RNA sequence: GCCUUAUCAUGAGCGGUGGAGGAACGGGUCCUGUGAAGCCGCGGCAACCGCAUCUCCCUCUUUGAGAUGAAUGGUGCCAAGUCCUGCGGCGGGAUAUCGCCGGAAGAUGAGGA
Numbered sequence: 001g002c003c004u005u006a007u008c009a010u011g012a013g014c015g016g017u018g019g020a021g022g023a024a025c026g027g028g029u030c031c032u033g034u035g036a037a038g039c040c041g042c043g044g045c046a047a048c049c050g051c052a053u054c055u056c057c058c059u060c061u062u063u064g065a066g067a068u069g070a071a072u073g074g075u076g077c078c079a080a081g082u083c084c085u086g087c088g089g090c091g092g093g094a095u096a097u098c099g100c101c102g103g104a105a106g107a108u109g110a111g112g113a
Stems, first nucleotide, its partner, number of pairs: 002112007013042005021031003025086004043078003048074002051069006082105001087102006
């Protein structure tokens, strides 16, 4: 890198370094020399895996499902809803445009070839 699957309207920033870019991509719209990305330190958010307790299922255990807890375990994250939108459908409206649903793409976790 590829495949499967779950989630994506919550939440959480300061300092140092660094120097101009960043928000995946296209279009918008934003952030940024009152200092971008990256890196480092500290701080924080969060329960996906793992862990603990309990409940259901079961004769019992394992497996499975659920609830709760915990952030000295493994990841992740800390502008804006995944910032909005890109494809299709439905509805409102005035050919502007608005709302809803689904999909695609992306991100993260877990598993796999």